Large-subunit ribosomal RNA, domain VI from Mucilaginibacter endophyticus, 250 nucleotides, folded computationally. Taxonomically the source falls in Mucilaginibacter (Bacteria, Pseudomonadati, Bacteroidota, Sphingobacteriales). It matches the Rfam family "Bacterial large subunit ribosomal RNA".
Context: one part of a larger RNA
RNA sequence: CGUAGGAAGUUUGAGUGGGGCUGACCUUAGUACGAGAGGACCGGGUUGGACUAACCUCUGGUGAAUCUGUUAUGCCGCCAGGUGUACUGCAGAGUAGCUACGUUGGGAAUAGAUAAGCGCUGAAAGCAUCUAAGUGCGAAACUAGCCACAAGAUGAGACUUCCAUUGAGGGUCGUAGGAGACUACUACGUUGAUAGGUCAUAGGUAUAAAGGUGGUGACAUCAUAGCCGAGUGAUACUAAUUGCCCGAAG
Numbered sequence: 001c002g003u004a005g006g007a008a009g010u011u012u013g014a015g016u017g018g019g020g021c022u023g024a025c026c027u028u029a030g031u032a033c034g035a036g037a038g039g040a041c042c043g044g045g046u047u048g049g050a051c052u053a054a055c056c057u058c059u060g061g062u063g064a065a066u067c068u069g070u071u072a073u074g075c076c077g078c079c080a081g082g083u084g085u086a087c088u089g090c091a092g093a094g095u096a097g098c099u100a101c102g103u104u105g106g107g108a109a110u111a112g113a114u115a116a117g118c119g120c121u122g123a124a125a126g127c128a129u130c131u132a133a134g135u136g137c138g139a140a141a142c143u144a145g146c147c148a149c150a151a152g153a154u155g156a157g158a159c160u161u162c163c164a165u166u167g168a169g170g171g172u173c174g175u176a177g178g179a180g181a182c183u184a185c186u187a188c189g190u191u192g193a194u195a196g197g198u199c200a201u202a203g204g205u206a207u208a209a210a211g212g213u214g215g216u217g218a219c220a221u222c223a224u225a226g227c228c229g230a231g232u233g234a235u236a237c238u239a240a241u242u243g244c245c246c247g248a249a250g
Base pairs, nucleotide, nucleotide: 001152005163006162007161008160009159010158011157015149016148017147018146021049022048023047024046025045026044027043033038051106052105053104054103055102059100060099061098062097066093067092068091069090070089071086072085073084074083075082076081110144111143112142117137118136119135120134169246170245171244172243173189174188175187176186177185194239195238196237197235198234199233200232201231203228204227205226211222212221213220214219
């Protein structure tokens, strides 16, 4: 820009793409077959490999949010207690998130029409013949089935609702993240839990400071505390103000 008014939502599916892999074991059955040695088709079940999708409950990784320990040195006048720098100073743990080594799932079944092949009936050609008329089976291939996209499918589809200037709806702007290079998308904007803060808490660290007691002292203990909390819940304290713009017969 188009889809002959303008919007919001819900859809159909022409078409396009993806996927389609495979082993072993148990059973059928030591059966059919075979002199024996050996040893099945068909069917049923179990469990793997590689590949692939989603996810983070578990097991791990990371985790320059966080907590703790500790060395050197500077500072807060000193003590005590903190804090800066030294690769994040080093070390031990670790929530959320992101992840695989983790978890869950997938390939199918089935149907249709067929290939090679196997047939039935059957003439030309009194026989024979799967073929000439007719008709039946038959493969990971094909068409559906499963998953994703999809009406610019210009053949531009369908349904529901709203609006027609007393204007539906959208944008700008702001608070953000299940989104993200930007844009876009999504949630919210006081008729409000969108983010921050605050309160509580799952969880993480590991028993704060001050004080008492014991010990010459390092330290121990009274005492699961203190701190954090990207997750969860609550709460208008702060910020999402008011406005403005576009907008329907060409």